[in-house]
Context: one part of a larger RNA
RNA sequence: CUGGGCGUAAAGCGCGCGUAGGCGGCCUGAUAAGUUGGAUGUGAAAGCCCCGGGCUCAACCUGGGAACUGCAUUCAAAACUGUCAGGCUAGAGUAUGGUAGAGGAUAGUGGAAUUCCCGGUGUAGAGGUGAAAUUCGUAGAUAUCGGGAGGAAUACCGGUGGCGAAGGCGACUACCUGGCCAGAUACUGACACUGAGGUGCGAAAGCGUGGGGAGCAAACAGGAUUAGAUACCCUGGUAGUCCACGCCGUAAACGAUGUCAACUAGGUGUUGGGAUGGUUAAUCGUCUCAUUGCCGCAGCUAACGCAUUAAGUUGACCGCCUGGGGAGUACGGUCGCAAGAUUAAAACUC
Numbered sequence: 001c002u003g004g005g006c007g008u009a010a011a012g013c014g015c016g017c018g019u020a021g022g023c024g025g026c027c028u029g030a031u032a033a034g035u036u037g038g039a040u041g042u043g044a045a046a047g048c049c050c051c052g053g054g055c056u057c058a059a060c061c062u063g064g065g066a067a068c069u070g071c072a073u074u075c076a077a078a079a080c081u082g083u084c085a086g087g088c089u090a091g092a093g094u095a096u097g098g099u100a101g102a103g104g105a106u107a108g109u110g111g112a113a114u115u116c117c118c119g120g121u122g123u124a125g126a127g128g129u130g131a132a133a134u135u136c137g138u139a140g141a142u143a144u145c146g147g148g149a150g151g152a153a154u155a156c157c158g159g160u161g162g163c164g165a166a167g168g169c170g171a172c173u174a175c176c177u178g179g180c181c182a183g184a185u186a187c188u189g190a191c192a193c194u195g196a197g198g199u200g201c202g203a204a205a206g207c208g209u210g211g212g213g214a215g216c217a218a219a220c221a222g223g224a225u226u227a228g229a230u231a232c233c234c235u236g237g238u239a240g241u242c243c244a245c246g247c248c249g250u251a252a253a254c255g256a257u258g259u260c261a262a263c264u265a266g267g268u269g270u271u272g273g274g275a276u277g278g279u280u281a282a283u284c285g286u287c288u289c290a291u292u293g294c295c296g297c298a299g300c301u302a303a304c305g306c307a308u309u310a311a312g313u314u315g316a317c318c319g320c321c322u323g324g325g326g327a328g329u330a331c332g333g334u335c336g337c338a339a340g341a342u343u344a345a346a347a348c349u350c
Stems, first nucleotide, its partner, number of pairs: 004321003007304002012318001014201004021194002025088007033081002035077008049065006091191001092188004096183001098181001103177002106174004110154001115149007125136002162169002206247006215241002220236004258317006266295004271290008299306002323350003332343004
C1' cells in the first nucleotide's frame, strides 16, 4: 500500500488569480522509456521449505532439490501510459449583433426626517416610566408657522427578486469600467482541470495622519430598580460610527457542505433570454438554455436529513482530521506602529 474519513460526531483554507507539481478529448503513423513474455548470466556458503541419510530417538550433523519474488544483457509484442510527427472539433477560448442587473470607481443633484440657530403666534408646563426621578422650561420651553445651517441614511418600489469569487452591494443623473446570460454564424485547434509555495481581495471592531461630527452611542456621570445592581429601564454623554490616505487580516468569513467534469425518476413556483403555436394586440399555452426556491423517487446517511444547485454513482487535483483537558496555549520563527495575527508543541492529567 491493499483498506478510514471531513453538513450536524475531530476534520473544507474566508474567497480569487496563478508558479512548480499532479492529471488530461478524438483519429492516424512512428518509437519502445514505462508495460508484458521468452532466453542467457548472476542472485556465495550457511539458514528457511521439501525429499533422503547418520548418531538407539531428538536436538544436532549431513546429501540432493526447490526457492532466493532481484539485477544485468539480449530477443520479441505494441493494446494502454509516455515521447515525436501529422490531423480533427464534441472541452476551452476569440470575434459579431443583443438582454437583464443594489457588480465596481469617480463627480454631481434631490426629497422626507432628526438636531441646532433666527424670527412669528402662544402659555405653563414639557419630557420620561411599570411607577418615578435625574433633565428641559416664565431669561418663555413643549406645541405650531416661516427662514437658515449641517451631517448621516436613502421610506414606498422590495420580492427564499437581482448582481458579485468571497467579503458584500439599495434615492437619482453623468462618465469610466469588470463579469454573467441567451442567439446566430465564423475563427483558433486541447490552448484544459486542479493548484504546495507565491500573490491579490477580504465584514465589523481596532490603529496612524488630517478632516468632519446631525443622529446613534462603548467608556463615563447622574436618576431609578434592588438585599446589593460596577446590569437590564431613564436623563445626559466621549471615543467611534462618516470622508481621504495608510495599516490590521480576523468572524457562527455558514450552505457549518473545496474546485472542476460526467452520469442518475419526476412535480411545482421564480428571474433573465431564445424558439414556436392560438391571437390584430393585450394575453394564454408548448418546448428549450441559464439562474434561484420548495416538494419528492431510486440511492445514500448513525439518525436528522440530502436527493439533477446531492450529502447519489464516478473521475482529477488541493486542503484538513486522528480521544477529552493542558491549548489554538508556551517557546522559537515570520508579519504588525500597537492590539495582536500566523505557524505550533510538551510535561502533566482523566
RNAcentral holds the full RNA, with entries from ENA. The part of an RNA shown here (small-subunit ribosomal RNA, central domain) has 350 nucleotides and comes from an uncultured prokaryote. Rfam family: Bacterial small subunit ribosomal RNA.